[in-house]
Context: one part of a larger RNA
RNA sequence: CGCUAGAAUAUUGAGGUCAAUCACUCAUAGUACGAGAGGACCUGUAGUGAACAUGCCUAUGGUGUACCUGUUAUCUUUCCAAAGGUAAACGCAGGGUAGCUAUGCAUGGAGUGAAUAAGUACUGAAUGCAUCUAAGUACGAAGUCCAGACCAAGAUGAGUAUUCUCUUUAAAGCCGCAGCAAGAGAAGCUGUUUGAUAGGUAUCAAGUGAAAGGCCAGUAAUGGUUUCAGCUGAGAUAUACUAAAGGCGA
Numbered sequence: 001c002g003c004u005a006g007a008a009u010a011u012u013g014a015g016g017u018c019a020a021u022c023a024c025u026c027a028u029a030g031u032a033c034g035a036g037a038g039g040a041c042c043u044g045u046a047g048u049g050a051a052c053a054u055g056c057c058u059a060u061g062g063u064g065u066a067c068c069u070g071u072u073a074u075c076u077u078u079c080c081a082a083a084g085g086u087a088a089a090c091g092c093a094g095g096g097u098a099g100c101u102a103u104g105c106a107u108g109g110a111g112u113g114a115a116u117a118a119g120u121a122c123u124g125a126a127u128g129c130a131u132c133u134a135a136g137u138a139c140g141a142a143g144u145c146c147a148g149a150c151c152a153a154g155a156u157g158a159g160u161a162u163u164c165u166c167u168u169u170a171a172a173g174c175c176g177c178a179g180c181a182a183g184a185g186a187a188g189c190u191g192u193u194u195g196a197u198a199g200g201u202a203u204c205a206a207g208u209g210a211a212a213g214g215c216c217a218g219u220a221a222u223g224g225u226u227u228c229a230g231c232u233g234a235g236a237u238a239u240a241c242u243a244a245a246g247g248c249g250a
Stems, first nucleotide, its partner, number of pairs: 001154001005165007015151004021050005026044002033038001052108005060102004067095005072087006111146001113145002119139004173248003176192005197243003200239005206232003213226005
């Protein structure tokens, strides 16, 4: 831009994309078969896995660049104590929430379907026999179609349903603003005071592991007690304290 007023939501599905795998075990059955040795087809609401695909983070782990702790050298505040800076863009070391993630977890590949290929047959003439074929009929594959998942009306053949808005003013939408489990950006999504959108605050979860100061014991290093403390990024709940109160719009 089109779809012939402008929109919102939900749909149909022409058409298209993806998937489709394999192995083993158990039972049937030590049966059929075979002198024996050996040893099945078929079948099953049976089971176990491998690789692959998709999704996820409750658990198991990884990461988690300044969340907690320990510690060396050196400098600084303020002498001690206590802190802070730097040590190749975490000094080193021990842990670790959210998020992200695999080696972890979950799910998936469903069929007594349809028509067939090679092939196997029935009936049966041409050719009084025979013949799967000429008329007719029946089986038969990881392949084809349907069935499964997803996209899909620019399917210009532009579909369908419901609702809203129309000259007094407006359905929607857009810009702006607060943001995000969304993101390179754009887009998408949530919210915009009729408000929990982000920050702050409170409580909790979770992490670290027992703060500082005081007191006690010891000559002291240090230990004990106050203390399951103190501190804390992303998490949960609550709370308008701060910031979202505006404009355009046939």

A computed fold for a 250-nucleotide part of an RNA from Desmodesmus spinosus, annotated as large-subunit ribosomal RNA, domain VI. The full RNA is in RNAcentral, with records from ENA. Its Rfam family is "Bacterial large subunit ribosomal RNA". Gene Ontology terms of the family: ribosome and structural constituent of ribosome. It is recorded under the gene name rrl. Lineage of the source: Eukaryota > Viridiplantae > Chlorophyta > Sphaeropleales > Desmodesmus. The prediction has a mean pLDDT of 83.